[in-house]
Source information: A computed fold for an 80-nucleotide RNA from a bacterium, annotated as Glycine riboswitch aptamer. The sequence was found by an Rfam model in a public genome assembly. Of the family's consensus pairs, 89% are formed in the model.
């Protein structure tokens, strides 16, 4: 001095499962709150680990969230 992994930000793609019922508020769309079906790709438990599994949280039209995957960039330390 240069460059990985991991880490951050941005941008893009990104599944699954009732616009169910009743109640209240509201012109209404929406929200809340009960019932009952259901989902697994925030997160957390288990297990050696897991994208397995559990369904505590979360989610079930659109928004939103979103593991993962690619580019950018920032920062950074080793084999080298």
């Nucleotide at each position: 001095a240069c460059u990985a992994a991991a880490u951050u930000g941005g941008c893009a793609g990104g599944a699954g499962a009732g616009a169910u019922u009743c109640a209240u508020u509201u012109u209404g769309u929406g929200a809340u709150g009960a019932a009952c079906g259901c989902c697994g790709a925030a997160g957390g438990g288990g297990c050696a680990a897991a994208a397995c599994u559990c369904u505590c949280a979360g989610g079930c039209a659109a928004a939103a969230g979103g593991a993962c995957u690619g580019c950018c960039a920032a920062a950074g330390u080793a084999a080298g």